This is a predicted structure of a 73-nucleotide RNA (transfer RNA) from a Candidatus Woesearchaeota archaeon. Model confidence (mean pLDDT): 82 of 100. The same sequence occurs in records of 2 taxa. Rfam family: tRNA. Rfam describes the family as follows. Transfer RNA (tRNA) molecules are approximately 80 nucleotides in length.
RNA sequence: GCCCUCGUAGCUUAGUAGCUAUAGCACCUGCCUCGUAAGCAGGAGGUCGCGAGUGCAACUCUCGCCGAGGGCU
Numbered sequence: 001g002c003c004c005u006c007g008u009a010g011c012u013u014a015g016u017a018g019c020u021a022u023a024g025c026a027c028c029u030g031c032c033u034c035g036u037a038a039g040c041a042g043g044a045g046g047u048c049g050c051g052a053g054u055g056c057a058a059c060u061c062u063c064g065c066c067g068a069g070g071g072c073u
Base pairs, nucleotide, nucleotide: 001072002071003070004069005068006067007066010025011024012023027043028042029041030040031039049065050064051063052062053061
């Protein structure tokens, strides 16, 4: 330098033939307990890496950039 894959909640991630996002752990509150943990119930948390384009509508498609991993030279 070229090619491929990936970037979604604090962490690990599901979801992409376009119709406005999921779970687990962690966190918060309550119940339970003498108390803690476990368990049960509920809750909060996301400009879907950044920018632009197409389109009625974009996490999803296209382009550029940034970052991570792998391959070739």